[in-house]
RNA sequence: GCCCGGGUGAUGAAAUUGGUAAACAUGCGACACUCAAAAUGUCGUGGUCGCAAGGCCUUGUCGGUUCGAGUCCGACCCCGGGCA
Numbered sequence: 001g002c003c004c005g006g007g008u009g010a011u012g013a014a015a016u017u018g019g020u021a022a023a024c025a026u027g028c029g030a031c032a033c034u035c036a037a038a039a040u041g042u043c044g045u046g047g048u049c050g051c052a053a054g055g056c057c058u059u060g061u062c063g064g065u066u067c068g069a070g071u072c073c074g075a076c077c078c079c080g081g082g083c084a
Base pairs, nucleotide, nucleotide: 001083002082003081004080005079006078007077010026011025012024019067027045028044029043030042031041032040046057047056048055049054060076061075062074063073064072
């Protein structure tokens, strides 16, 4: 240099035809249970604005297409593999 795969919450990841982003698991927090813990169970857990109800933003970055983009198109950045 060329080709292929990938980048999504704190972490591993899902979303398969473009139509509610984050299912499920782990971690963390609160509570229940316990003499106390562990284990187990229940609830919560992106950012920001707001007293609240709720609003807005968020899928590596910047653009584009579309009523609508994590998903399609372009450029770039980063990680892994292959070829030379």
Predicted 3D model of an 84-nucleotide RNA (transfer RNA) from a bacterium.
Rfam family: tRNA. By type it is a transfer RNA.